Model confidence (mean pLDDT): 76 of 100. Predicted 3D model of a 110-nucleotide RNA (TPP riboswitch aptamer (THI element)) from Hansschlegelia quercus. Rfam family: TPP riboswitch aptamer (THI element). About the family: Vitamin B(1) in its active form thiamin pyrophosphate (TPP) is an essential coenzyme that is synthesised by coupling of pyrimidine and thiazole moieties in bacteria. The model forms 92% of the base pairs in the Rfam consensus. It was read from a public genome assembly, where an Rfam model found it. The organism belongs to Hansschlegelia, within Bacteria.
[in-house]
RNA sequence: UCACGUUCCGAGGGGCGUCCCGCUGCGAUGCGGGGCUGAGAUGGCCAGAGGCCGAUCCCUUCGAACCUGAUCCGGGUCAUGCCGGCGAAGGGACUGGAACCAGCGAGCGG
Numbered sequence: 001u002c003a004c005g006u007u008c009c010g011a012g013g014g015g016c017g018u019c020c021c022g023c024u025g026c027g028a029u030g031c032g033g034g035g036c037u038g039a040g041a042u043g044g045c046c047a048g049a050g051g052c053c054g055a056u057c058c059c060u061u062c063g064a065a066c067c068u069g070a071u072c073c074g075g076g077u078c079a080u081g082c083c084g085g086c087g088a089a090g091g092g093a094c095u096g097g098a099a100c101c102a103g104c105g106a107g108c109g110g
Stems, first nucleotide, its partner, number of pairs: 001106002005100005010094001011060004017036007042054005066091003072085004
């Protein structure tokens, strides 16, 4: 000096599920309370099965954040990507900047 790591800043990507109870409602819904998993399960608007914006959280090629496969397969649960498989599958957004830095590393100089 570089690399690794941590924190911060900027840029970008992504998700926001599921069930129970009560009220309401022709229905579509809406409101309140509670439970499960998890990093996260959100507020508002337009509208009508969706989209947009914000917050939170996570991820950015060393990429399982997240999407497709998937109305998938096995297990389990009141139920759910809840767990595992699928997955050495296919996609997917910076090898950005700054500060700090114990130790393990690499290079150069004394």